Predicted 3D model of an 89-nucleotide RNA (c-di-GMP-I-GGC riboswitch aptamer) from Clostridiaceae bacterium BRH_c20a.
RNA sequence: CUCGAAAAUGGCAAAUGUCGUGAAAACGGCAGACGCAAAGCCACGGGUCUAAGGCUUUUUAAUAAGCUAUGACAGCCGGGUUGCCGAAG
Numbered sequence: 001c002u003c004g005a006a007a008a009u010g011g012c013a014a015a016u017g018u019c020g021u022g023a024a025a026a027c028g029g030c031a032g033a034c035g036c037a038a039a040g041c042c043a044c045g046g047g048u049c050u051a052a053g054g055c056u057u058u059u060u061a062a063u064a065a066g067c068u069a070u071g072a073c074a075g076c077c078g079g080g081u082u083g084c085c086g087a088a089g
Base pairs, nucleotide, nucleotide: 002089003086004085011036012035016031017030018029019028020027021026034075040081041080042079044078045077046076047073048072049071053068054067055066056065057064
């Protein structure tokens, strides 16, 4: 360096419930553990989710439909970056 043990010390926390923030996606606290060796961090490439605002169409109007990220996901994949432990190979 690679690798990841029926090892040790520790760590994180899905679903769900609840309280809060948000237009929503989602996020934060607490409870809870499905899992995780980077499930630490970064939206750089791809992907996914949302559509407040904007645009287009529609309606006499109220409205309805479509598109759109500048919003979000690092526990979707890749990439970047930092890092604990140390058996075997």

Notes
Taxonomically the source falls in Clostridiaceae (Bacteria, Bacillati, Bacillota, Clostridia). It was read from a public genome assembly, where an Rfam model found it. Model confidence (mean pLDDT): 89 of 100.